A computed fold for a 74-nucleotide RNA from Alteromonas gracilis, annotated as transfer RNA. The coordinates come from a structure-prediction model, not an experiment, and the mean pLDDT is 81. The sequence was found in a public genome assembly. Rfam family: tRNA. Its family is annotated with triplet codon-amino acid adaptor activity in the Gene Ontology.

């Protein structure tokens, strides 16, 4: 340099090929449980869905470019 893939919470990840509000697990915070820890329960915080355009009444999700990574060609 050229191609495929990858990017969504702190971490590992879904998200049925555009339509009510972005979710799950574990993690964390408070509360019950308990002499106390654990574990169980409830509830809660915690996301410009990698940036920056553009499409469209609406975009994580569709299109064009940028970064990052992997891999795979020269």
């Nucleotide at each position: 340099g050229c191609g495929u893939c990858u990017a969504u919470a702190g971490c590992u990840c879904a998200g049925u090929u555009g339509g009510u509000u972005a979710g799950a697990g574990c993690g964390c915070u408070a509360c019950c449980u308990u002499g106390a820890c654990a574990u169980g329960g409830u509830a809660g915080a915690g996301g410009u869905c990698g940036c920056c355009u553009g499409u469209u009444c609406g975009a994580a999700u569709c299109a064009g470019g940028c970064u990052a990574g992997a891999c795979g060609c020269a």